[in-house]
RNA sequence: UAUCCAGAGAAGUGGAGGGACCAGGCCCUGUGAAGCUUCAGCAGCGGACUCGGUUGAGUACUGUGCUAAAUCCUGCAGGCAGAGGCCUGGCAGAUA
Numbered sequence: 001u002a003u004c005c006a007g008a009g010a011a012g013u014g015g016a017g018g019g020a021c022c023a024g025g026c027c028c029u030g031u032g033a034a035g036c037u038u039c040a041g042c043a044g045c046g047g048a049c050u051c052g053g054u055u056g057a058g059u060a061c062u063g064u065g066c067u068a069a070a071u072c073c074u075g076c077a078g079g080c081a082g083a084g085g086c087c088u089g090g091c092a093g094a095u096a
Stems, first nucleotide, its partner, number of pairs: 001096004009039005017028003022075004040067003045063003048059004071092001076089005
């Protein structure tokens, strides 16, 4: 600096936690959590290559990343609404 409402999981091992931290919710989990390994997949950020030649498009070879739920939701500020929600921005975080 850019993106974060899209997308994509099986097997083995393991044996009780997990969803970043704190708090409140909500959810996943012995029909097997986290972690680790293997294989597969998604995406297209950097490199490479191809086309175009201005900044674009493509491939998926390579380096990362990711594969429940919007970054699971909220937390701070402002606005709208009036049954308690919606919108915008910020903070924090993740990835490149």

SAM riboswitch aptamer (S box leader) from Salinicoccus sediminis, 96 nucleotides, folded computationally. The sequence is in RNAcentral, with records from MGnify. Rfam family: SAM riboswitch aptamer (S box leader). From the family's description: The SAM riboswitch is found upstream of a number of genes which code for proteins involved in methionine or cysteine biosynthesis in Gram-positive bacteria.